[in-house]
Notes:
This is a predicted structure of a 361-nucleotide RNA (Bacterial RNase P class A) from a Fimbriimonadales bacterium. The sequence is in RNAcentral, with records from ENA. Its Rfam family is "Bacterial RNase P class A". Rfam classes the family as a ribozyme. The coordinates come from a structure-prediction model, not an experiment, and the mean pLDDT is 77. It is recorded under the gene name rnpB.
RNA sequence: GGAGCCGGUCGGGCAGCGGCCCCCCGAAACCCCACGGAAUCGGGGGGAGGAAAGUCCGGGCUUCGCAGGGCAAGGCGCCAGGUAACGCCUGGGUCCCGACGGGGCAACCCGCCGGGAACGGAAAGUGCCACAGAAAACAUACCGCCCCAUCAGGGGUAAGGGUGAAAAGGUGAGGUAAGAGCUCACCAGCGUCCUGGCAACAGGACGGCUUGGCAAACCCCGCCUGAAGCAAGACCCAAUAGGAGGGGGAUGACGUGGUCCCGCUGACCCCUCGGGUAGGUCGCUUGAGGCUGACGGCGACGUCAGUCCCAGAUAGAUCGCUGCACAAAGACAGAACCCGGCUUAUAGACCGGCUCCCUAU
Numbered sequence: 001g002g003a004g005c006c007g008g009u010c011g012g013g014c015a016g017c018g019g020c021c022c023c024c025c026g027a028a029a030c031c032c033c034a035c036g037g038a039a040u041c042g043g044g045g046g047g048a049g050g051a052a053a054g055u056c057c058g059g060g061c062u063u064c065g066c067a068g069g070g071c072a073a074g075g076c077g078c079c080a081g082g083u084a085a086c087g088c089c090u091g092g093g094u095c096c097c098g099a100c101g102g103g104g105c106a107a108c109c110c111g112c113c114g115g116g117a118a119c120g121g122a123a124a125g126u127g128c129c130a131c132a133g134a135a136a137a138c139a140u141a142c143c144g145c146c147c148c149a150u151c152a153g154g155g156g157u158a159a160g161g162g163u164g165a166a167a168a169g170g171u172g173a174g175g176u177a178a179g180a181g182c183u184c185a186c187c188a189g190c191g192u193c194c195u196g197g198c199a200a201c202a203g204g205a206c207g208g209c210u211u212g213g214c215a216a217a218c219c220c221c222g223c224c225u226g227a228a229g230c231a232a233g234a235c236c237c238a239a240u241a242g243g244a245g246g247g248g249g250a251u252g253a254c255g256u257g258g259u260c261c262c263g264c265u266g267a268c269c270c271c272u273c274g275g276g277u278a279g280g281u282c283g284c285u286u287g288a289g290g291c292u293g294a295c296g297g298c299g300a301c302g303u304c305a306g307u308c309c310c311a312g313a314u315a316g317a318u319c320g321c322u323g324c325a326c327a328a329a330g331a332c333a334g335a336a337c338c339c340g341g342c343u344u345a346u347a348g349a350c351c352g353g354c355u356c357c358c359u360a361u
Base pairs, nucleotide, nucleotide: 001357002356003355004354005353006352007351008350009349010348013324014323015322016321017320018319020047021046022045023044024043025042026041027040030037031036049332053343054342056341057340058339059338060337061229062228063227064226065264066263068261069260070259071258073225074224075223076222077221078092079091080090081089082088093119094117095116096115097114098113100111101110102109103108120220121219125218126217127214128213129212142161143160144157145156146155147154148153169187170186171185172184173183174182188210190207191206192205193204194203195202196201233282234281235280236279243273244272245271246270247269248268254266255265289308290307291306292305293304294303295302296301
């Protein structure tokens, strides 16, 4: 210097003209008994996203009578914090993967950088580990090695070989008939004690020597959880059939959404057939809000002060042209009650990290 991958930020700005929607102010034909509504005109202000997507989580808000206790179902799972809350975020711990450097006979250890974790329990129980292999967990002796015999065979062994993803801790040395923690040194694991830390955990000392894997299998343990959803719901106007039939209920039905018990409380509840309306207003955008600064904190974030109002459509508005600066603006892609996350998609520009190639020293 180039290429690839990963993560982050932006993904258009300003001005003019015309078009569309909303809000505020003024005028106002027209409608109405009135309250009030309102075509249109003039002026001012505003108008799609980083994901608006997926509908996967968590809430705000609305409705279902109130309260308590179970069973089921679902979610999370190292520690400490943040948050309205979360399956999210931050910091720390442990383990795993990769590169670089160093130490060691080896097993393995240390430092540093980048990335990942679906990270409680396998000694509560059940279950699975195909094939191969002698044997896959109360699990072994096929080959081999050693000893006794020599015809067969018997005894010892789990170091070496084989099979496998995985074979009764690992490496090295000694020892042994041959071997084995049998003994020793060093590692890993486990147990006890001490030190540090809020903790997860780390370090040290001592010690019997040593108890496969899978819970992204059922399960156990700990913590958490009403349900439905703006097509929620509230109000106004209008219309029809204050229809018909059946079942249940004061011995208490039904009273939201799996089921049961209990207390209080409300008298109506359910099914079938048939008829009318489906129009308007609210909910609807001032928020766990944005921006700036100071302080506190490793950080997520918090506190205080100042400042701003920044879409509310309803068959569904945000566009077209021109100019300027920048120079990437061509990708993914359009709000529908709102907010905090996660996940997915993304041309191009910039920033950071990793890997490879080339060149120079």